RNA sequence: AAGCGAUAAUGGCAAAGCAGUCGAAAGGCUGUGACGCAAAGCUACAGGGCCUAACCCCGAAAGGGUAUGGCAGCCAGUUACCGAA
Numbered sequence: 001a002a003g004c005g006a007u008a009a010u011g012g013c014a015a016a017g018c019a020g021u022c023g024a025a026a027g028g029c030u031g032u033g034a035c036g037c038a039a040a041g042c043u044a045c046a047g048g049g050c051c052u053a054a055c056c057c058c059g060a061a062a063g064g065g066u067a068u069g070g071c072a073g074c075c076a077g078u079u080a081c082c083g084a085a
Stems, first nucleotide, its partner, number of pairs: 004083002012037002017032006035073001041078003047075002049071003056065003
């Protein structure tokens, strides 16, 4: 230095649910709350994947298609604290 990750140290984050709020929705934010997490830090047109479909397009209708909307707690990329085996 890379790799690895402990019933170690210092600390950190916060799932579901509930309340409020923004949004067409997916989902976000705030509070509460801890299921978990060694990157559960950051990155979302120009890596893959997943969710939604307002506008628009197709359709007589029912309905279908589409990201310009989202998800980083799916994989990935990237940066970083600590140091037992």